[in-house]
RNA sequence: GGAUGAAAAUGGCAAACCGCCGGAAACGGCGGGACGCAAAGCCUCCGGCCCUCCUUUCGCACAUGACGCGCGGAAAAGGGUAGCGGGGUUGCCGCC
Numbered sequence: 001g002g003a004u005g006a007a008a009a010u011g012g013c014a015a016a017c018c019g020c021c022g023g024a025a026a027c028g029g030c031g032g033g034a035c036g037c038a039a040a041g042c043c044u045c046c047g048g049c050c051c052u053c054c055u056u057u058c059g060c061a062c063a064u065g066a067c068g069c070g071c072g073g074a075a076a077a078g079g080g081u082a083g084c085g086g087g088g089u090u091g092c093c094g095c096c
Stems, first nucleotide, its partner, number of pairs: 002096001004094002012037002017032006035083001041089003045086003048081005055075006062068001
């Protein structure tokens, strides 16, 4: 430097759920808690999935002189998920 995770060691992280806080939401932070994890460290570059405050638009209902308002869908744009996968990057121990 490359490959690898069978058995170990030192340790690490922490799903669901609960509490508090942030957010329109997805979700996130902190504390408790452990389902799991050898990168479950870090990064949204690619694909997937999730959300919709704002903008545009379609349908329905209501209503108006007109604008509008409510519910549901779509688009654009944005956001989230690194514990969905790929990729990038850094790293402990063992082993070849």
Predicted 3D model of a 96-nucleotide RNA (c-di-GMP-I riboswitch aptamer) from Parvibaculum indicum. Of the family's consensus pairs, 95% are formed in the model. The source organism's lineage runs through Bacteria, Pseudomonadati, Pseudomonadota, Parvibaculaceae and Parvibaculum. Rfam family: c-di-GMP-I riboswitch aptamer. Rfam describes the family as follows. GEMM was predicted in a large-scale screen for bacterial structured RNA regulatory elements.